Annotation
A computed fold for a 74-nucleotide RNA from Pedobacter sp. GW460-11-11-14-LB5, annotated as transfer RNA. Rfam family: tRNA. The family's RNA type in Rfam is transfer RNA. The organism belongs to Pedobacter, within Bacteria. The sequence is in RNAcentral, with records from ENA and MGnify.
RNA sequence: CGGGAUGUAGCGUAGCCAGGUAUCGCGCCAGCAUGGGGUGCUGGAGGUCGGAAGUUCGAAUCUUCUCAUCCCGA
Repeated sequence: CGGGAUGUAGCGUAGCCAGGUAUCGCGCCAGCAUGGGGUGCUGGAGGUCGGAAGUUCGAAUCUUCUCAUCCCGA
């Protein structure tokens, strides 16, 4: 320098091809059960989907550029 893959909540993930209020598990907070812990049940908080721009009524999803990590080639 060229090509490819990945990036979504504190952690790990689904959703992307085929656009329509972002899913689940662990963790965290509160309540209940227990004398307490563990554990179980119920409820709740937490994301502007790596960043920017474009298309569109509407973008995690499509397009372009860019950043980080990894792989291949030179």